Context: one part of a larger RNA
Molecule: small-subunit ribosomal RNA, 5' domain
Organism: Wilmottiaceae cyanobacterium
RNA sequence: GGAUGAACGCUGGCGGUAUGCUUAACACAUGCAAGUCGAACGGGACUCUUCGGAGUCCAGUGGCGGACGGGUGAGUAACGCGUGAGAAUCUGCCUUCGGGUCGGGGACAACCACUGGAAACGGUGGUUAAUACCGGAUGUGCCCAAGGGUGAAAGACUUGUCGCCCGAAGAGGAGCUCGCGUCCGAUUAGCUAGUUGGUGAGGUAAGAGCUCACCAAGGCAGCGAUCGGUAGCUGGUCUGAGAGGACAACCAGCCACACUGGGACUGAGACUCGGCCCAGACUCCUACGGGAGGCAGCAGUGGGGAAUUUUCCGCAAUGGGCGAAUAGCCUGACGGAGCAAUACCGCGUGAGGGAAGAAGGCUCUUGGGUCGUAAACCUCUUUUGUCAGGGAAGAAGAAAGUGACGGUACCUGACGAAUCAGCCUCGGCUAACUCCGUGCCAGCAGCCGCGGUAAUACGGAGGAGGCAAGCGUUAUCC
Numbered sequence: 001g002g003a004u005g006a007a008c009g010c011u012g013g014c015g016g017u018a019u020g021c022u023u024a025a026c027a028c029a030u031g032c033a034a035g036u037c038g039a040a041c042g043g044g045a046c047u048c049u050u051c052g053g054a055g056u057c058c059a060g061u062g063g064c065g066g067a068c069g070g071g072u073g074a075g076u077a078a079c080g081c082g083u084g085a086g087a088a089u090c091u092g093c094c095u096u097c098g099g100g101u102c103g104g105g106g107a108c109a110a111c112c113a114c115u116g117g118a119a120a121c122g123g124u125g126g127u128u129a130a131u132a133c134c135g136g137a138u139g140u141g142c143c144c145a146a147g148g149g150u151g152a153a154a155g156a157c158u159u160g161u162c163g164c165c166c167g168a169a170g171a172g173g174a175g176c177u178c179g180c181g182u183c184c185g186a187u188u189a190g191c192u193a194g195u196u197g198g199u200g201a202g203g204u205a206a207g208a209g210c211u212c213a214c215c216a217a218g219g220c221a222g223c224g225a226u227c228g229g230u231a232g233c234u235g236g237u238c239u240g241a242g243a244g245g246a247c248a249a250c251c252a253g254c255c256a257c258a259c260u261g262g263g264a265c266u267g268a269g270a271c272u273c274g275g276c277c278c279a280g281a282c283u284c285c286u287a288c289g290g291g292a293g294g295c296a297g298c299a300g301u302g303g304g305g306a307a308u309u310u311u312c313c314g315c316a317a318u319g320g321g322c323g324a325a326u327a328g329c330c331u332g333a334c335g336g337a338g339c340a341a342u343a344c345c346g347c348g349u350g351a352g353g354g355a356a357g358a359a360g361g362c363u364c365u366u367g368g369g370u371c372g373u374a375a376a377c378c379u380c381u382u383u384u385g386u387c388a389g390g391g392a393a394g395a396a397g398a399a400a401g402u403g404a405c406g407g408u409a410c411c412u413g414a415c416g417a418a419u420c421a422g423c424c425u426c427g428g429c430u431a432a433c434u435c436c437g438u439g440c441c442a443g444c445a446g447c448c449g450c451g452g453u454a455a456u457a458c459g460g461a462g463g464a465g466g467c468a469a470g471c472g473u474u475a476u477c478c
Base pairs, nucleotide, nucleotide: 001478002477003476004475006474007473008472009471010470013347014346015345016344017343018342019340020339021304026302027301028300030299031298032297035064036063037062040061041060043058044057045056046055047054048053071257072256073255080182081181082180083179084178085177086176089174090173091172094170095169096168097167098166099165100164101163102136104134105133111126112125113124114123115122116121141150142149143148144147155162156161157160183229184228185227190220191219192218195217196216197215198214199213200212201211202210232254233253234252235251236247237246238245239244259280260279261278262277263276282293283292284291285290310337312336313335314334318333319331320330321329322328350380351379352378353377360371361370362369363368385415386414387413388412389411390410394405422467423466424465425464426463427448428447429446433462434461435460436459437458443450444449
């Protein structure tokens, strides 16, 4: 000098764009953050009814989605990440192609009856539908392979649409393997028994000690194994002429985690933040028998801290889920508003004229000098401000309709210099000097150093220098 997710002190007009718990991965009151489909199904309530039925809503069965999106960085020195290769794999929804969708059956919720419990939640008996479930037929597929074995389907409505099943391919996604790279410590030198390899078996979507039985005795390490410390990695960011050094907030990619530890279920996909089970700590309810919970989602609270915001508006846009849907619902993603000079950028606090120079302050050799064209005063302007009028784009899709922001931005008119300047420094480094007070005191200080009676270094004043809605200080990095 540059930089910051900064903080502190003094000060503070406006706009735009960003950013905003770096500490306790500490504990959380309250509300919301994942639902949707009646064009899969039976039923219930209400309304209307031409008595045929129609509409709206509701719990349940069923389907799809809750594996995305959102948060955090604890753990992890690792195929975790980055980069480049690879083979032994899976893939719901989407796209393309080929073939099919025949014919049966028995249940379980809801509901009804009885009944247990304080509650959470149940129990017994009976009835019922389906795109729920189970056989049969067919079946290019798959497995051993002569021939066998195995193995599908579902309908709905507005009648041409959406579906369903099997197979092949694609796209996108995911799992796995390997080369290279990836912090510090040797005051850590030896480490390793599923360990290294083989055979066989099991297991997985898939290769493999992934697991198991048996056999062999290997494998790693001074090119740093093992151990210990620290740490999410990267694109990038800051700095620097570069080489490099430091960092990993925001945005983006990957990973990991979801009160702590463990486990699986379902599923195309999880060992699942707002699912389940077990154990633990903590909190809450209880009729003491038993139950309920998990903000590292958005707001918000306590606590910690130098320090970090509203318990706001809206689905109008973009994107996502469901849905036949151009209907609709959901969406604290997102779009916005609010708060904060936290940062960057832009604008303003007026412009021109005005004295050999008012008053006043300071200084003084008493002549003067200086604040100083500064003020007053004259002539203008109206960015900004206040008031009034008009008023968007963002909105696309066949049309109609649809804007949270917002009567916002912006435009026009009226008024009036009106509403707006501070902070630090002035011994040298380093731009800027005098007077008074103090008297090694009080104090200053980044370094050198100032202060003991003439202090340009302390405190005040006048003046000056620098930056400016900021200016200084502190911390950290280059």